[in-house]
RNA sequence: GCGAGCGUGGUUCAAUGGUAGAACUCCAGCUUCCCAAGCUGGCGACGGGGGUUCGAUUCCCCUCGCUCGCU
Numbered sequence: 001g002c003g004a005g006c007g008u009g010g011u012u013c014a015a016u017g018g019u020a021g022a023a024c025u026c027c028a029g030c031u032u033c034c035c036a037a038g039c040u041g042g043c044g045a046c047g048g049g050g051g052u053u054c055g056a057u058u059c060c061c062c063u064c065g066c067u068c069g070c071u
Stems, first nucleotide, its partner, number of pairs: 001070007010024004018054001026042005047063005
């Protein structure tokens, strides 16, 4: 330099055009003499910009980052 793949809560992963979910973590409460475990509730996310569309995490373009391959 060329090509491919992947970017979603703090972490690991879903969701392939129509209200962004789950597990763990964190916070609060219940339970317990205390801790752990358990139960209930809550906070928190679509890498950035533009386009298409009534509507974009999803489709298209550019860009950033990571990984792999080729040279």
Transfer RNA from a Candidatus Omnitrophota bacterium, 71 nucleotides, folded computationally. The sequence was found in a public genome assembly. Its Rfam family is "tRNA". Rfam describes the family as follows. Transfer RNA (tRNA) molecules are approximately 80 nucleotides in length. It is annotated as a transfer RNA. The source organism's lineage runs through Bacteria, Pseudomonadati and Candidatus Omnitrophota.